[in-house]
The RNA shown here (c-di-AMP riboswitch aptamer (ydaO/yuaA leader)) has 138 nucleotides and comes from a Peptococcaceae bacterium.
It matches the Rfam family "c-di-AMP riboswitch aptamer (ydaO/yuaA leader)". About the family: This family represents a conserved RNA structure found upstream of the ydaO and yuaA genes in Bacillus subtilis and related genes in other bacteria.
It was read from a public genome assembly, where an Rfam model found it.
Taxonomically the source falls in Peptococcaceae (Bacteria, Bacillati, Bacillota, Eubacteriales).
RNA sequence: AGCAUCUAUACGCUGAGUCUCUCACUGGAGGGAGCGGGGGAACCAAUCUGUGGGGCGAAUCCAGCUUGUGCUAGCAGGUAGGGCUACUUUCCAGCCCGAGCCCGUCAGCUAACCUCGUAAGCGUUGGUGAGGGUGCAG
Numbered sequence: 001a002g003c004a005u006c007u008a009u010a011c012g013c014u015g016a017g018u019c020u021c022u023c024a025c026u027g028g029a030g031g032g033a034g035c036g037g038g039g040g041a042a043c044c045a046a047u048c049u050g051u052g053g054g055g056c057g058a059a060u061c062c063a064g065c066u067u068g069u070g071c072u073a074g075c076a077g078g079u080a081g082g083g084c085u086a087c088u089u090u091c092c093a094g095c096c097c098g099a100g101c102c103c104g105u106c107a108g109c110u111a112a113c114c115u116c117g118u119a120a121g122c123g124u125u126g127g128u129g130a131g132g133g134u135g136c137a138g
Base pairs, nucleotide, nucleotide: 011123012122013121014120018033019032020031021030022029023028034118035117036116037115038114039113044108050105052106053103054102055101056100061078062077064075065074066073081097082096083095084094085093087131088130089129091127092126
């Protein structure tokens, strides 16, 4: 000097998942605000109902290989769509994700109304035009 790992703090990212109060006492319990989801009239829409149907989410769809066939499972590729590159945004470039879970025969939209959640997991910082903000100096 470089690389990798661990810990702490600060900061940041995906996401609705943040802030705060009371009681209790070191196991927790119950509220409020904010944010997010579901159910639920009229009108409108729909003409469906075993090839069941539906919800959260960016996470849909396509074809291929392996398995004696099929199902299942696995592997890899692409894709609708989504995210990051540290104020916002245009364009370019780069790097990623493209899952999983739930309801249980049942739900279109939907005012009033009813109801639920407030987790989990991580560590990016290239260029360009415009705009905004802050600090310092004059």